RNA sequence: GAGUUUGAUCCUGGCUCAGGAUGAACGCUAGCGGCAGGCUUAAUACAUGCAAGUCGAACGGUAAAUAUCGAGCAAUCGAUAUGAGAGUGGCGCACGGGUGAGUAACACGUAUGUAACCUCCCCCUAACCGGGGAAUAGCUUCGAGAAAUCGAAAUUAAUACCCCAUAAUAUCCUUUUAUCGCAUGGUUUAAGGAUUAAAGUUCCGGCAGUUAGGGAUGGGCAUGCGGCCCAUUAGCUAGUUGGUGAUGGUAACGGCUCACCAAGGCAACGAUGGGUAGCUGGUCUGAGAGGAUGAUCAGCCACACUGGCACUGAGAUACGGGCCAGACUCCUACGGGAGGCAGCAGUAGGGAAUAUUGGGCAAUGGACGAAAGUCUGACCCAGCCAUGCCGCGUGCAGGAUUGAAAGCUCUAUGAGUUGUAAACUGCUUUUAUCUGGGACGAAAAUAACCUUUUUAGGUGAACUGACGGUACCAGAGGAAUAAGGACCGGCUAACUACGUGCCAGCAGCCGCGGUAAUACGUAGGGUCCAAGCGUUAUCCGGAUUUACUGGGUUUAAAGGGUGCGUAGGUGGUUCGAUAAGUUAGUGGUGAAAUCUUCCGGCUUAACCGGGAAACUGCCAUUAAAACUGUCUUACUUGAGCAUAGUCGAGGCGGGUGGAAUGUAUCAUGUAGCGGUGAAAUGCUUAGAUAUGAUACAGAACACCAAUUGUGAAGGCAGCUCGCUAGACUAUUACUGACACUGAGGCACGAAAGCGCGGGGAGCAAACAGGAUUAGAUACCCUGGUAGUCCACGCCCUAAACGAUGAACACUAGACGUGUGUAGCCUAGCUAUACGUGUCCAAGCAAAAGCGUUAAGUGUUCCACCUGGGGAGUACGGACGCAAGGUUAAAACUCAAAGGAAUUGACGGGGGCCCGCACAAGCGGAGGAGUAUGUGGUUUAAUUCGAUGAUACGCGAGGAACCUUACCUGGGCUAGAAUGCGCGUGACGUCUCGGGAAACCGGGAUUCCCUUCGGGGCACAAAGCAAGGUGCUGCAUGGCUGUCGUCAGCUCGUGCCGUGAGGUGUCGGGUUAAGUCCCUCAACGAGCGCAACCCCUAUUCUUAGUUGCUAACAGAUAAUGCUGAGCACUCUAAGAAAACUGCCUGCGUAAGCAGUGAGGAAGGAGGGGAUGAUGUCAAGUCCGCAUGGCCCUUACGCCCAGGGCUACACACAUACUACAAUGGUUACUACAGAGGGUCGCAACCUGGCGACAGGAAGCUAAUCCCUAAAAGUAACCUCAGUUCGGAUUGGAGUCUGCAACUCGACUCCAUGAAGUUGGAUUCGCUAGUAAUCGCAUAUCAGCAAUGGUGCGGUGAAUACGUUCCCGGGCCUUGUACACACCGCCCGUCAAGCCAUGGGAGUCGGAGGUACCUGAAGUCGAUAACCGAAAGGAGUCGCCCAAGGUAAACUCGACGACUGGGGCUAAGUCGUAACAAGGUA
Repeated sequence: GAGUUUGAUCCUGGCUCAGGAUGAACGCUAGCGGCAGGCUUAAUACAUGCAAGUCGAACGGUAAAUAUCGAGCAAUCGAUAUGAGAGUGGCGCACGGGUGAGUAACACGUAUGUAACCUCCCCCUAACCGGGGAAUAGCUUCGAGAAAUCGAAAUUAAUACCCCAUAAUAUCCUUUUAUCGCAUGGUUUAAGGAUUAAAGUUCCGGCAGUUAGGGAUGGGCAUGCGGCCCAUUAGCUAGUUGGUGAUGGUAACGGCUCACCAAGGCAACGAUGGGUAGCUGGUCUGAGAGGAUGAUCAGCCACACUGGCACUGAGAUACGGGCCAGACUCCUACGGGAGGCAGCAGUAGGGAAUAUUGGGCAAUGGACGAAAGUCUGACCCAGCCAUGCCGCGUGCAGGAUUGAAAGCUCUAUGAGUUGUAAACUGCUUUUAUCUGGGACGAAAAUAACCUUUUUAGGUGAACUGACGGUACCAGAGGAAUAAGGACCGGCUAACUACGUGCCAGCAGCCGCGGUAAUACGUAGGGUCCAAGCGUUAUCCGGAUUUACUGGGUUUAAAGGGUGCGUAGGUGGUUCGAUAAGUUAGUGGUGAAAUCUUCCGGCUUAACCGGGAAACUGCCAUUAAAACUGUCUUACUUGAGCAUAGUCGAGGCGGGUGGAAUGUAUCAUGUAGCGGUGAAAUGCUUAGAUAUGAUACAGAACACCAAUUGUGAAGGCAGCUCGCUAGACUAUUACUGACACUGAGGCACGAAAGCGCGGGGAGCAAACAGGAUUAGAUACCCUGGUAGUCCACGCCCUAAACGAUGAACACUAGACGUGUGUAGCCUAGCUAUACGUGUCCAAGCAAAAGCGUUAAGUGUUCCACCUGGGGAGUACGGACGCAAGGUUAAAACUCAAAGGAAUUGACGGGGGCCCGCACAAGCGGAGGAGUAUGUGGUUUAAUUCGAUGAUACGCGAGGAACCUUACCUGGGCUAGAAUGCGCGUGACGUCUCGGGAAACCGGGAUUCCCUUCGGGGCACAAAGCAAGGUGCUGCAUGGCUGUCGUCAGCUCGUGCCGUGAGGUGUCGGGUUAAGUCCCUCAACGAGCGCAACCCCUAUUCUUAGUUGCUAACAGAUAAUGCUGAGCACUCUAAGAAAACUGCCUGCGUAAGCAGUGAGGAAGGAGGGGAUGAUGUCAAGUCCGCAUGGCCCUUACGCCCAGGGCUACACACAUACUACAAUGGUUACUACAGAGGGUCGCAACCUGGCGACAGGAAGCUAAUCCCUAAAAGUAACCUCAGUUCGGAUUGGAGUCUGCAACUCGACUCCAUGAAGUUGGAUUCGCUAGUAAUCGCAUAUCAGCAAUGGUGCGGUGAAUACGUUCCCGGGCCUUGUACACACCGCCCGUCAAGCCAUGGGAGUCGGAGGUACCUGAAGUCGAUAACCGAAAGGAGUCGCCCAAGGUAAACUCGACGACUGGGGCUAAGUCGUAACAAGGUA
């Protein structure tokens, strides 16, 4: 810096990523070289080899062998010389090498001290080196033993050992001189006394030896400062702290040790205990400060199988030495023995994981030696490993106007891409291969020579290479020998196709995958690195996410409930002193390496070398004196005190008052009271409730009363008395910084609760009853006990809140209010102080907001926070009588949890408004029968779709075949239809056979038109395009439903806000309307509204046929029938008309009201068409179109029959009814709008009728359908009827190829149910409802009672907006945003995970007490040995291991048990979010 909480926003906050690093590991891959690195785990166990020896110039001495000599005939023996191995002795083995177990310590780092010490070898100085003695290993002999090894005897040497001598600048004692130091004290002069030394060898130069002093080197000891975690470790300590003495010990100080005395010492600045850990230079990271780390290299420490112990030695408590104990392994003759790779290799084991049982001492270094030299797994090299860093290469140029083939992709006859990539041409040769040459590292020591008195110096031939025939150089040929890994949704550079279909899988976080996946798998292409690339693990960074640099605490996590006060921290003004802090200079130190920089060496780099700088530190010293500190002096403004007043529900104790309530008694009085949404429980005729009187009881104090007052907080309220605390004001006399804060500590601390004793009226947990409810362990009601009250003692917590710690200072104001004081021009005003409120400037804040009472600007101190959950829980501690409180985790789990604000949506929130929404009415549905649709069921099939409103007389505006998509069966396969191209000439008709038909097989017959180019039609073969009512309406277009004909939905610019957003569009009016008006940080605009369009209501103009007929004429039984006319009606074109225009009232206006005027019509005249942004992934792939997928002798096509018409049942929509406002019969007027030649059909005849047979007119304002129903009269008289017509039987008519499944109609007969319909529910506000018929599309016919239209007759009611439903605007709350059909809580049930308790079982660590006590030091010691010194032995102290005991502590397991977390669709309820339905 980015991603991730949200619909979006800002903030808080966690999680995650991009970077660097590594002793790494794993996966895939791999050409070369250089330089480095390589058991992080089991300090587990180790086979085998090697890793420390050397010196013959310290010593005795020697096997074999060789040489020489001698003896012997010879075998052989002897002597001499050289002389391995072994031994005595010296030096070394305490270095070098390994490891990090232990250790929280003066172990380490750094700086000091040592006047408290040692130091082999080396250097310098001085002195010395005389004499003597006794042994012992070896060797020889003998013995024990399996072995390891041991014993005895004899004999022998030394630079081994002992004695004597000499000796001081040594040590000790006594006395003494001078001087120095911070102290103990040191150094020093002189005298006397005592003690102590030596080794030889030689080439004669010396080497070695002894003593003393000095140096150098290396150490020991002590001290200051520095660096881990836990306080759920708070007290620890008896050699402990100090002293005296030394009685000890050490190289040395010291309780190091011992005796005695005293009671100290350490600790909140963290003792003691527990856990973890080697420390450092450095390394990694980081801007730095820091954080993490301590491999390689270097310094220090510790360890060497585990524990203890000493010896030797200059040095060890000793890795490759010893003794003892223990564990383990091995040998054994069972009696005993041996061993220690955390040296180099190597093995087993463990593990994700770490190499060769290599070469050489050539170089460097070490031990010994005089030296040559020997030894050296230190070291130098090589081997293995991409483990890391660095470098090189895998070619370079040309080559596309054949962009080749192939792959992949696409809009696919073609194009794009891989891609100058390849092929091809030219060039080069690093590397690899071969051949040849061929190093540096090596020069000394030494020999020799020269100089010098010596030490020593100089010259200096020759010899010496593990690596290695390696590096390097030259030559040869030839592009020849050499590229992979990860990734491609965002972060994050890089995209397409196919496969898959919440599967397989991916994933660092967010998240992908449910049929069009840039996220899985594969491919093509691309991106980034490159001999590597990725993954995993760990550290730092980003993370200012522990904040010193550099954070916070009103609401996000976070102010302690409040005060007093200890330690601590901080602290007013002034003079002087000091110099601890501070600042500056200088000196010392801060090892080397590393880092930085300059130069240099390997062809470069890594790497290496030289120089410089740096090492920010510590110590010492000198100086300064501003600030802080310390000491001293002074001051008054902080603080306190004094005097005079004021204020208040401040606290404690006592007394006292009235109202109310309850109870008791008496009285009056009678049937209810009480209670609720409604009731009931309860009380009451044994007299309640109500009313009156009297008495008693306990508790609380109406009005005053307030955003009031007071107190540290909790809290405090009738009146009064006593005691007591405080604050404020005024005065400015006194003290003189006495102050602020405050970890621990102490005190106070509402309510509830606990203990003891009282008290108990009302109220009231628990409890009981009554209701409510699906339930109701609740809400409501009736009762009612603790408790509430008092006294004493506990508890110690609250949303103990201003969710805001205390103190001080500073920073504009305005308006209230409480209590004082002062002044004045006094109903008051002004000033001032302390309180208490509201609104605001600056400023702050994420915003809301805060704002002199800060959340502003600063200072000081305290408390607290660091993602959510687990959890304020577990365990432990201390507290409590208990309840419990306090302190306070972890495992595990999630990617969020959260704050403020925004827009919506929602609310059993509020306000305003509208709608046949309710109400007021009229008529229905729901009951019956039937029709139609749907569900369900059935079926071979009952094709499919539509499913709350917004499916259900819907798609379908017409299923007997067809339709038809379904089922059964029979057939076809370029197909039933269409286009293009090719060929043929038929096609068809007639006929025969099979068949249900389609179709199959056979026979007969056979083209047409033409502008002569060709065309039409048909067939066969066959090519390009088939076909699919198969799937996906959640891939789509188009169309449609609904909210809703509701009044809304937006934009530009400006302004406001960090932003999402807001404003405009809000407010006040008005409207049917975001309609219009006014105001306004808005001004304008768009889509909607309205208007423009159509029908209708009035009039006029024009035009009169098929329309009409007033006047005139003719004719008829009659009729506009005819002439005639266009006046009227009407037809169909145009025009006018309505705009709150006029009047009155109200109003700023818009506008509203009026039985106003006028007008056919009045405030939108009535109706239609017209449907904003959007919502429902609404509906439709079966109208059509269309992406993708699927079928292709079938999911396509043809045919026959069946089905879509089934039927226990349920629902929806209708029709007909139940009757008298009716039915039947008879008679008789007036419509509108449609339709008609495959038709409508007048009229005539027949039939009861459906209809049939004839037949005029009409392609329609002409003819036809055509008759309206209503109306009038008569009968019926309230019945299952003269209502009702279902159902059924019979007989027919019509359509049609065909009415069986399955048509309609007619006639005769039959005559179900039904007597007005439960809960509930629908439509309608006027030419409307209701009622009556007519027409028509579809159509051969029809299921039509449906749909769409038309007219006839023609009402009732609307007080009103409380309620139901839906909608609009404003506002409010919200934990909702898939938006309340939302969200969400708890128990139970299931699975998984970690964890607490738990009878107990097992194991570990450290200490305590007691017992035992090896080796060993020290001490004691008469007997034994020894001449003695001394030794053996014995005893004692201490002590490792072991045993016993009681505790403490940590862990593992544990029947059972507690809660917790997680887990698409389990159970029960609905606690929270809205007034969440009881805030």